[in-house]
Context: one part of a larger RNA
RNA sequence: GGCGUAUGGUGGAUGCCUAGGCAUGUAGAGCAGAAGAAGGACGCAGCUAACGGCGAAACGCGACGGGGAGUGGUAAGCACACAUCGAUCCGUCGGUCUCCGAAUGGGGAAACCCAGCGCGAGUAAUGUCGCGUUACCCAUGAGUGAAUACAUAGCUCAUGAGGAGAGAACCCAGGGAAUUGAAACAUCUUAGUACCUGGAGGAAAAGAAAAUAACAAUGAUUCCCUUAGUAGCGGCGAGCGAACGGGGAAGAGCCCAAACCAGCCUUAGGGCUGGGGUAGUAGGACCACGAUGUGGUACAGUAACCGAUAGAAGAAGGACAUUGAAAGGUCCGCCAAAGAGGGUGCAAGCCCCGUAAUCGAAAUUGGAAGCUGACCUAGUGGAAUCCUGAGUACGGCGAGGCACGUGGAACCUUGUCGGAAGCAUCCGGGACCAUCCGGAAAGGCUAAAUACUCCUACAUGACCGAUAGUGAACCAGUACCGUGAGGGAAAGGUGAAAAGAACCGCGGGAGCGGAGUGAAAUAGAACCUGAAACCAUAUGCUU
Repeated sequence: GGCGUAUGGUGGAUGCCUAGGCAUGUAGAGCAGAAGAAGGACGCAGCUAACGGCGAAACGCGACGGGGAGUGGUAAGCACACAUCGAUCCGUCGGUCUCCGAAUGGGGAAACCCAGCGCGAGUAAUGUCGCGUUACCCAUGAGUGAAUACAUAGCUCAUGAGGAGAGAACCCAGGGAAUUGAAACAUCUUAGUACCUGGAGGAAAAGAAAAUAACAAUGAUUCCCUUAGUAGCGGCGAGCGAACGGGGAAGAGCCCAAACCAGCCUUAGGGCUGGGGUAGUAGGACCACGAUGUGGUACAGUAACCGAUAGAAGAAGGACAUUGAAAGGUCCGCCAAAGAGGGUGCAAGCCCCGUAAUCGAAAUUGGAAGCUGACCUAGUGGAAUCCUGAGUACGGCGAGGCACGUGGAACCUUGUCGGAAGCAUCCGGGACCAUCCGGAAAGGCUAAAUACUCCUACAUGACCGAUAGUGAACCAGUACCGUGAGGGAAAGGUGAAAAGAACCGCGGGAGCGGAGUGAAAUAGAACCUGAAACCAUAUGCUU
């Protein structure tokens, strides 16, 4: 030196654990904001750095409920207090709530600087301080008032729980890629996706046939299954991809404009308000006859009752032995509308918290039968006249959307040019024409079935178990990196209980040896287990 063996060191794998995650289900909630939000900065405790809580009334104030013995957060300690005259704690409603932030008196490099006006404090006076108020837009109402006589524009003021900003996804709209695929690539695809912008709601959008069909019919919209990877579209490539019909979920229908009448105003064109009226077998106005009740509501209020936000009560076991410890063993019992689960020194239905069934609210709040109010609600006949949504329908050109890429291309939308009919009318049924059939555009509203989950509660898991599971089990979007946008960690476990090692010795200390605690200290805080690499010491064999 090598190879073994033993004992250690180092290291932190493995096993076990779970405080945290992940996913799903069922309910709920789906908002909050100029009465200043979301989110922050800075402060607040006797000692107080941080986190959490709170706001100069600052670890808290008031009221009303709950609760019942300790309490002054994590978090020990010292000091000092509070509490059965009910504290701490939990819930509801209030008070306070610095500064920044839509930020809104002006400015600004957020949490800062500087003001005007009114009232007040203070000073001899000025400076100073406190409170309130002062952004913009919109609506309404006043005042004032040009060119320009009346007027109007403009300006000023008042009033407004009007707007503004935020929010995970879902929704609608305005814009709108490329990588990619086509084994290249340009039409095409990716995809109307990502992304940007605007807007809204708890859902949104759509929606009561100018529909779909086909000689039979259906009867608003939305969503699911199917039709069907069919019919089709397609450098007929890659690919894209319906509908009718059938079966389900849900179910709800309405209101204007106009004709006509009345009132008011009028620049004499008409305008406003009220009545009337809303359809396709056309309906309505108009005229005649008839009814005063019937039915209903998606609106407002109230409300029995049912929930939410604290809670209450809740059955039944002992002994013996082993052990550090019994919940495991043995023996003899008991409860069960409760043998879900968790904890307790080992494995507990009967020790503790709970669980089943049951009960409970002063206050705030959700739903809600019913009630009240408000609102809506009809017929028959007649037929002369009147009305029934215009730069619209439709056409040309150019585009887009429809599964449909210009195609035979209907249908829908419209940038541009042209431009009807008016119920004896008009539109559609995939070029176009005829017949036939279906419908009534150019105004509007509409619950449910559907989508989503930042969030709350409960529950579940052939989900993870610390290199996993969220990036984050731990003071993590932290430390750290970057000018910045942004990127982004590592890091869990003594023990049943701190009983966390008094005291003695060595040492400057770190540390170690005794002593003591403990079942265990090779469980000693660098703390469960403690693999391997690696490093030592001792020893056997060997060179």
The part of an RNA shown here (large-subunit ribosomal RNA, domain I) has 543 nucleotides and comes from Holdemania filiformis. The coordinates come from a structure-prediction model, not an experiment, and the mean pLDDT is 86. It matches the Rfam family "Bacterial large subunit ribosomal RNA". Gene Ontology terms of the family: structural constituent of ribosome and ribosome.